A computed fold for an 89-nucleotide RNA from Hwanghaeella grinnelliae, annotated as Glycine riboswitch aptamer. The coordinates come from a structure-prediction model, not an experiment, and the mean pLDDT is 80. The organism belongs to Hwanghaeella, within Bacteria. Rfam family: Glycine riboswitch aptamer. Rfam's curators write: This family represents the bacterial glycine riboswitch.
RNA sequence: GUGAAACCCGUGGGAGAGACCGGUCCCUGGCCGGCGCCGAAGGAGCAAUCGCCUCGAAAUCUCUCAGGCAAAAGGACCGCGGAUGAAGG
Numbered sequence: 001g002u003g004a005a006a007c008c009c010g011u012g013g014g015a016g017a018g019a020c021c022g023g024u025c026c027c028u029g030g031c032c033g034g035c036g037c038c039g040a041a042g043g044a045g046c047a048a049u050c051g052c053c054u055c056g057a058a059a060u061c062u063c064u065c066a067g068g069c070a071a072a073a074g075g076a077c078c079g080c081g082g083a084u085g086a087a088g089g
Stems, first nucleotide, its partner, number of pairs: 002088001006084001008082006018035001020034006036069003042065001043063003049057003
């Protein structure tokens, strides 16, 4: 001096599905009961594939425990900027 992976910070984008019914509480909501639905927080399962192959990692697939079903919020994941940051040169 360059700045990979990874993590963190800021910022832009970001889907699906009942503003359902009954009861109650000064009620955009909470709690209790009922029916229906969604997958992209988290969790669990299968294992294509990968690695250092007695082992380990592993999906936006599957499940729907949790969560969610106007807006807001949240949101996997993606882009940009910044900080930390290895080797090579």